[in-house]
Context: one part of a larger RNA
RNA sequence: GGACGAACGCUGGCGGCGUGCUUAACACAUGCAAGUCGAACGAUGAUGCCCUGCUUGCAGGGUGGAUUAGUGGCGAACGGGUGAGUAACACGUGGGUGAUCUGCCCCGCACUUCAGGAUAAGCCUGGGAAACUGGGUCUAAUACCGGAUACGACCCCCUGGUAGGUCAGGGGGUGGAAAGAUUUAUCGGUGUGGGAUGAGCCUGCGGCCUAUCAGCCUGUUGGUGGGGUAAUGGCCUACCAAGGCGUCGACGGGCAGCCGGCCUGAGAGGGUGAUCGGCCACAUUGGGACUGAGACACGGCCCAGACUCCUACGGGAGGCAGCAGUGGGGAAUAUUGCACAAUGGGCGCAAGCCUGAUGCAGCGACGCCGCGUGGGGGAUGACGGCCUUCGGGUUGUAAACUCCUUUCGACAGGGACGAAGCUAACGUGACGGUACCUGUAGAAGAAGCACCGGCUAACUACGUGCCAGCAGCCGCGGUAAUACGUAGGGUGCGAGCGUUGUCC
Numbered sequence: 001g002g003a004c005g006a007a008c009g010c011u012g013g014c015g016g017c018g019u020g021c022u023u024a025a026c027a028c029a030u031g032c033a034a035g036u037c038g039a040a041c042g043a044u045g046a047u048g049c050c051c052u053g054c055u056u057g058c059a060g061g062g063u064g065g066a067u068u069a070g071u072g073g074c075g076a077a078c079g080g081g082u083g084a085g086u087a088a089c090a091c092g093u094g095g096g097u098g099a100u101c102u103g104c105c106c107c108g109c110a111c112u113u114c115a116g117g118a119u120a121a122g123c124c125u126g127g128g129a130a131a132c133u134g135g136g137u138c139u140a141a142u143a144c145c146g147g148a149u150a151c152g153a154c155c156c157c158c159u160g161g162u163a164g165g166u167c168a169g170g171g172g173g174u175g176g177a178a179a180g181a182u183u184u185a186u187c188g189g190u191g192u193g194g195g196a197u198g199a200g201c202c203u204g205c206g207g208c209c210u211a212u213c214a215g216c217c218u219g220u221u222g223g224u225g226g227g228g229u230a231a232u233g234g235c236c237u238a239c240c241a242a243g244g245c246g247u248c249g250a251c252g253g254g255c256a257g258c259c260g261g262c263c264u265g266a267g268a269g270g271g272u273g274a275u276c277g278g279c280c281a282c283a284u285u286g287g288g289a290c291u292g293a294g295a296c297a298c299g300g301c302c303c304a305g306a307c308u309c310c311u312a313c314g315g316g317a318g319g320c321a322g323c324a325g326u327g328g329g330g331a332a333u334a335u336u337g338c339a340c341a342a343u344g345g346g347c348g349c350a351a352g353c354c355u356g357a358u359g360c361a362g363c364g365a366c367g368c369c370g371c372g373u374g375g376g377g378g379a380u381g382a383c384g385g386c387c388u389u390c391g392g393g394u395u396g397u398a399a400a401c402u403c404c405u406u407u408c409g410a411c412a413g414g415g416a417c418g419a420a421g422c423u424a425a426c427g428u429g430a431c432g433g434u435a436c437c438u439g440u441a442g443a444a445g446a447a448g449c450a451c452c453g454g455c456u457a458a459c460u461a462c463g464u465g466c467c468a469g470c471a472g473c474c475g476c477g478g479u480a481a482u483a484c485g486u487a488g489g490g491u492g493c494g495a496g497c498g499u500u501g502u503c504c
Base pairs, nucleotide, nucleotide: 001504002503003502004501006500007499008498009497010496013371014370015369016368017367018366019364020363021329026327027326028325030324031323032322035074036073037072040071041070043068048063049062050061051060052059053058054057081282082281083280091206092205093204094203095202096201097200100199101198105195106194107193108192109191110190111189112188113147114146116144122137123136124135125134126133127132153174154173155172156171157170158169159168160167208254209253210252215245216244217243220242221241222240223239224238225237226236227235257279258278259277260276261272262271263270264269284305285304286303287302288301307318308317309316310315335361337360338359339358343357344355345354346353347352374404375403376402377401384395385394386393387392408445410440411439412438413437414436418431421428422427448493449492450491451490452489453474454473455472459488460487461486462485463484469476470475
């Protein structure tokens, strides 16, 4: 000198774009953050409409379908948060998978047949303070289940080729489908081949400190058989062998999420990993599996621990490292806001519903950038202040005064793009009466902070008297202090200026 997620002191006009718990992965009141589909299903059946009866506002029947608890499907594994753990194939980069999986999506081929028994909701009846739960009875399905069909798929055997599962041919065995709506045109379902996307696993190389850690390992290292997995593998198991790693730093200890990047620097390098993007890990602590295409699952389940809450003492409930917000810790970090209008996501044929993702608004000079606080003229160099050699000098064209302008702000009127979307049509913007445009008034509402001994731009007076104090280094202060304090003046930067901390 540059930089910062900064903090502190003094000061503070406006706007745009960013950015904001770095500390206690401390504890959390309250609200919201994941639902959707009635075009899968049985029920429930509101406002209505029609008919009949009459006690003239009721009863019965029909039509119609708003609504939804339940069964079922898809989603809930995405999105969002945090950085605790992790020195590891966790990450980065380059490969391999002849050792693999992949819901929804795209393309191709073939098929979509016959039958069955339950169960929730409902009704009846119990238990419990509650959370919840038992029994009886009735019913439906794209829920569950049995049979038929099968070129192909899977398993086994044979032949050729090959790198082992790839390709071609032949033989034997096993096993699957489900409808719905009515707008008659679609959305579906099953098997299989391919693609796309996503994921798993393996591997070369690379990136911290420490030897005041020198030896470490028994499923350890390898083999065979088996189990397990989508899949390779001591991943697990039985047996066998005795190996494997290490001064090119094993093992141990400390610290730490990694990267694209960011800061600095001419570069080499050094430091760093906030925001944004990619990957990983975690979800009160530890363990476990279930469901599923996908989890060993933040707002799922089970067990154990700590903590908090309810209780009728028998038993139950909870998990903000989601968005706000509270307490606490701290030098320090925001609103219990608006909207799904846009972008994106889930469900749905769609309309649409949900979405604290997201879009916006609020707060903070926290940062960067832009603008303003007026411009021209104006000397008797006014008053006042300060200094003085008492002549004057300086503040200083500065002010007053005069002419002009009106950015920003204030007020008034008009007023969007973002919607080329969605919808049959009507209509539909949170931001927002915002941006922007026009008009009105009037210099009117808007300047501070640090420094002035040298380094280092900028000097005098008074007070103080080794005191009070200053200080980054050298050093100032003990009676004329350009170094302390105040004032006048000056210098620097300017809505900021200084100080502290950290990095280069």

Description
A computed fold for a 504-nucleotide part of an RNA from an uncultured bacterium, annotated as small-subunit ribosomal RNA, 5' domain. The RNAcentral record of the full RNA draws on Greengenes.